RNA sequence: UCUCGACAAACGCACACCCGUCGCAAGGCGGGGCCGCAAAGCCAGGGAUCUCCCCAAGCGAGACCGCCCGGCCACCGAA
Numbered sequence: 001u002c003u004c005g006a007c008a009a010a011c012g013c014a015c016a017c018c019c020g021u022c023g024c025a026a027g028g029c030g031g032g033g034c035c036g037c038a039a040a041g042c043c044a045g046g047g048a049u050c051u052c053c054c055c056a057a058g059c060g061a062g063a064c065c066g067c068c069c070g071g072c073c074a075c076c077g078a079a
Stems, first nucleotide, its partner, number of pairs: 004077002012037002017032006035066001041072003045069003049063004053058001
């Protein structure tokens, strides 16, 4: 350095839910909260799922990475 992930150490994030706010919506943001997470840090690149317009359609628009795959960066150092 790479891989790996402990009955180690120091940190970090924050599910559901509640309040406020933005949005047609999915959902986002802020505060509280703390199920969990060794990348639950970042990226919507490929899928999946969800929303909207639409009779249907579409090479449509969007949401979501704490669903999966992938890319980039990263604390510690037992086996």
c-di-GMP-I riboswitch aptamer from an Actinomycetes bacterium, 79 nucleotides, folded computationally. The model forms 95% of the base pairs in the Rfam consensus.